Predicted 3D model of a 488-nucleotide part of an RNA (small-subunit ribosomal RNA, 5' domain) from a Patescibacteria group bacterium. It matches the Rfam family "Bacterial small subunit ribosomal RNA". Gene Ontology terms of the family: structural constituent of ribosome and ribosome.
Context: one part of a larger RNA
RNA sequence: GGAUGAACGCUGGCGGCGUGUCUAAGGCAUGCAAGUCGAAUGCGCGUAAUGGCGCAUGGCAAACGGGAGAGUAACACUUUGGUAAUCUGCCUCUUACUCAGGAAUAACCUAUCGAAAGAUAGGAUAAUACCUGAUAGCUUUAUUAAACAUAAGUUUAAUAAAUAAAGAUUUUUCGGUAAGAGAGGAGCCUGAGGCUUAUCAGCUAGUUGGUAGGAUAACAGCCUACCAAGGCUAUGACGAGUAGCGGGUGUGAGAGCAUGACCCGUCUCACUGGGACUGAGACACUGCCCAGACACCUACGGGUGGCUGCAGUCAAGAAUCUUCCACAAUGCACGAAAGUGCGAUGGAGCGACGCCGCGUGAACGAUGAAGCCUUUAGGGGUGUAAAGUUCUUUUCUUAGUGAAAAAUUUUUGAUGUUAACUAAGGAAUAAGGGGCUGCUAACUACGUGCCAGCAGCAGCGGUAAUACGUAGGCCCCGAGCGUUAUCC
Numbered sequence: 001g002g003a004u005g006a007a008c009g010c011u012g013g014c015g016g017c018g019u020g021u022c023u024a025a026g027g028c029a030u031g032c033a034a035g036u037c038g039a040a041u042g043c044g045c046g047u048a049a050u051g052g053c054g055c056a057u058g059g060c061a062a063a064c065g066g067g068a069g070a071g072u073a074a075c076a077c078u079u080u081g082g083u084a085a086u087c088u089g090c091c092u093c094u095u096a097c098u099c100a101g102g103a104a105u106a107a108c109c110u111a112u113c114g115a116a117a118g119a120u121a122g123g124a125u126a127a128u129a130c131c132u133g134a135u136a137g138c139u140u141u142a143u144u145a146a147a148c149a150u151a152a153g154u155u156u157a158a159u160a161a162a163u164a165a166a167g168a169u170u171u172u173u174c175g176g177u178a179a180g181a182g183a184g185g186a187g188c189c190u191g192a193g194g195c196u197u198a199u200c201a202g203c204u205a206g207u208u209g210g211u212a213g214g215a216u217a218a219c220a221g222c223c224u225a226c227c228a229a230g231g232c233u234a235u236g237a238c239g240a241g242u243a244g245c246g247g248g249u250g251u252g253a254g255a256g257c258a259u260g261a262c263c264c265g266u267c268u269c270a271c272u273g274g275g276a277c278u279g280a281g282a283c284a285c286u287g288c289c290c291a292g293a294c295a296c297c298u299a300c301g302g303g304u305g306g307c308u309g310c311a312g313u314c315a316a317g318a319a320u321c322u323u324c325c326a327c328a329a330u331g332c333a334c335g336a337a338a339g340u341g342c343g344a345u346g347g348a349g350c351g352a353c354g355c356c357g358c359g360u361g362a363a364c365g366a367u368g369a370a371g372c373c374u375u376u377a378g379g380g381g382u383g384u385a386a387a388g389u390u391c392u393u394u395u396c397u398u399a400g401u402g403a404a405a406a407a408u409u410u411u412u413g414a415u416g417u418u419a420a421c422u423a424a425g426g427a428a429u430a431a432g433g434g435g436c437u438g439c440u441a442a443c444u445a446c447g448u449g450c451c452a453g454c455a456g457c458a459g460c461g462g463u464a465a466u467a468c469g470u471a472g473g474c475c476c477c478g479a480g481c482g483u484u485a486u487c488c
Base pairs, nucleotide, nucleotide: 001488002487003486004485006484007483008482009481010480013358014357015356016355017354018353019351020350021316026314027313028312030311031310032309035060036059037058040057041056042055043054044053045052067269068268069267077193078192079191081189082188083187086186087185088184091182092181093180094179095178096177097176098175099133100132101131102130108123109122110121111120112119113118139162140161141160142159143158144157145156146155147154148153167174168173195241196240197239202232203231204230207229208228209227210226211225212224213223214222244266245265246264247263248259249258250257251256271292272291273290274289275288294305295304296303297302322348324347325346326345330344331342332341333340334339361391362390363389364388371382372381373380374379396425397424398423399422400421401420405415432477433476434475435474436473437458438457439456443472444471445470446469447468453460454459
């Protein structure tokens, strides 16, 4: 000098765009943050009827989106490859099929228990819910043969066995089943890369390998049994400390050094620990079960809860915002659609926290008012500065007009009393902070007298202090200016 998610002191007019708990991954009152479908289905309410409303079954979604960085030094991340060791709902394309039956159950009704949360028994009923059968040139499994490969294999052919389906509807669409291909997504493996410490030197029994079996979508000590005794290590194993990683960001001529807020990608976590269920996908932030701590309700028998979502609150701290508006746009979920939902998102609010822009007036105006400062007492400075005269109206106030963002035949805007434009009024509403010994731009007077004090370093102050305090003047920056902290 530059930089900051900054804080503190003094000061503070406006706008745009950004940005805002870095600390206690401490505790949380309240509201909201994931629903949707009647064109799968039963029932109840309601209507003159249709529409409609509600409960439940069923489907899809809830594994996304949003938050945080606690853990993690690791195939977590980045990059290079591999998967002949794999899976994939919705979407696109292709082929074939969609036949026949059955038994239940919730809501509901009845009865009962409980303070509540809720629970139990009996009865009735539907389906794209569940079950059985048929069909199968595809798929799966087994056997055989051939071709190609030699790393377990790949392809083709034959034989045998096994496995499907669901209907709705304005009547032409939406579905369902089996198989193949694609797109996108995911899992696993792998070479390389990136912290400190040797005052950590030895570490390791599922440990290293093999055989067999199990498990998985899939390879593998992933797990189990048996067998062998291996495996890693000064090219730093093992241990300890610290830490999410990358794109990037800051600085620097660069090399480098430092850093990882906001935005994008990725990983991990969701009161703490453990576990599985459902599902194409989770071992699941606002799902389930168990244990624990904490908090709340209780009729003491027992229950309920999880803001590291958006607001908000307490605490902690030098320190960080509204319990706002809207689904109009973008996007996601569901739906045939109309549409519904969305604290994602779009917006507004607060904070000079940052960057950028604008303003606080302009022209003329005296050998130059007053005041103040100073003086060699003549004068000099503040200073065209003020006053005064003539203008302007960015900004401000008031009033009016009034968008784009809307994608179309029409309708649809939270923002929005918006932006922008027009008119009127009137210089009106708007300047401070730090410094002036040298480094370092800018000096005098008075007060003080090694005192009071200053100070980044050198150093000032003990009676003429340009260094302390005040005043005048001057210098720098300017809605900011200084200080502190950290990085280069």